[in-house]
Molecule: transfer RNA
Organism: Rhodopirellula sp.
RNA sequence: GGUCCCGUGGCCUAGCGGCGAAGGCAGCACCCUUACAAGGUGGCGACCGAUGGUUCGAGUCCAUCCGGGACUA
Numbered sequence: 001g002g003u004c005c006c007g008u009g010g011c012c013u014a015g016c017g018g019c020g021a022a023g024g025c026a027g028c029a030c031c032c033u034u035a036c037a038a039g040g041u042g043g044c045g046a047c048c049g050a051u052g053g054u055u056c057g058a059g060u061c062c063a064u065c066c067g068g069g070a071c072u073a
Base pairs, nucleotide, nucleotide: 001072002071003070004069005068006067007066010025011024012023013022018056028042029041030040031039049065050064051063052062053061
C1' cells in the first nucleotide's frame, strides 16, 4: 500500500429501515440477616466513533474521515 472486520451506558453483549434503543455484570436505594454474603424489589445511567448524504422515517443503507484489529504484498 491492498482486502476485510469492529466501534452501542463504567464493563460485556443484543438490536430483519418504523412503538420512547433491550439484556447481563458493576455501582445506588430499600427489603431480608444480629451482621456479612447470597437472594428479592425499585430506580439511575448510552440518543449509538465524527461529519455529511439517501429516505416520510437511519443504531441499521451510502460516502469521507477517526480509532482498533485480521490477512496479504